[in-house]
RNA sequence: UUCGUAAACGGCAAACCGUUUGAAAGAGCGGGACGCAAAGCCACUGGCCUAAGUCCAAACUUGUAAGGAUAUGGCAGCAGGGCUGCCGAGC
Numbered sequence: 001u002u003c004g005u006a007a008a009c010g011g012c013a014a015a016c017c018g019u020u021u022g023a024a025a026g027a028g029c030g031g032g033a034c035g036c037a038a039a040g041c042c043a044c045u046g047g048c049c050u051a052a053g054u055c056c057a058a059a060c061u062u063g064u065a066a067g068g069a070u071a072u073g074g075c076a077g078c079a080g081g082g083c084u085g086c087c088g089a090g091c
Base pairs, nucleotide, nucleotide: 001090002089003088004087011036012035016031017030018029019028020027021026034077040083041082042081044080045079046078047075048074049073053070054069055068056067059064060063
């Protein structure tokens, strides 16, 4: 540096459940394992999710509001990228 998990040491932890937090998406903690060779860390690029706030607004109760748009909020277990790393094999 490239490739890989056959072996060895292990590691992480989806859905779901309980609880906390949040407007929500989601996140923390505990249980639990679908999977993961970086499912370790980082929102830089694309993508996806949410819409408190803001803007528009059908309708009708004339100031309420279905609905729509929007990230400053999220997702690293969506892809790419950056940094770091165990074991083994090749160069």
This is a predicted structure of a 91-nucleotide RNA (c-di-GMP-I-GGC riboswitch aptamer) from a Deltaproteobacteria bacterium. Of the family's consensus pairs, 95% are formed in the model. Its mean pLDDT, the model's own confidence on a scale to 100, is 87. The source organism's lineage runs through Bacteria, Pseudomonadati, Myxococcota and Myxococcia.